[in-house]
Transfer RNA from a bacterium, 73 nucleotides, folded computationally.
RNA sequence: GGGUCAGUAGCUCAGUUGGUAGAGCAGAAGCCUCUUAAGCUUUUGGUCCCGGGUUCGAGUCCCGGCUGACCCA
Numbered sequence: 001g002g003g004u005c006a007g008u009a010g011c012u013c014a015g016u017u018g019g020u021a022g023a024g025c026a027g028a029a030g031c032c033u034c035u036u037a038a039g040c041u042u043u044u045g046g047u048c049c050c051g052g053g054u055u056c057g058a059g060u061c062c063c064g065g066c067u068g069a070c071c072c073a
């Protein structure tokens, strides 16, 4: 330098043919317990990496950029 893949909650990851963004863990509150841990219930948390484009509508499609992993040279 060229190519492929990935980037979504604090972390690990889903997200269907483009149609109101989700799970587990973590955090918070409550229950239980002499206390802790475990268990149970409820719940907070998002400019979907950045900037444009297409569209009535974009996490999803297109273009450019950034970061990371891998391959080729």
Base pairs, nucleotide, nucleotide: 001072002071003070004069005068006067007066010025011024012023013022019056027043028042029041030040031039049065050064051063052062053061
It matches the Rfam family "tRNA". By type it is a transfer RNA. The coordinates come from a structure-prediction model, not an experiment, and the mean pLDDT is 81.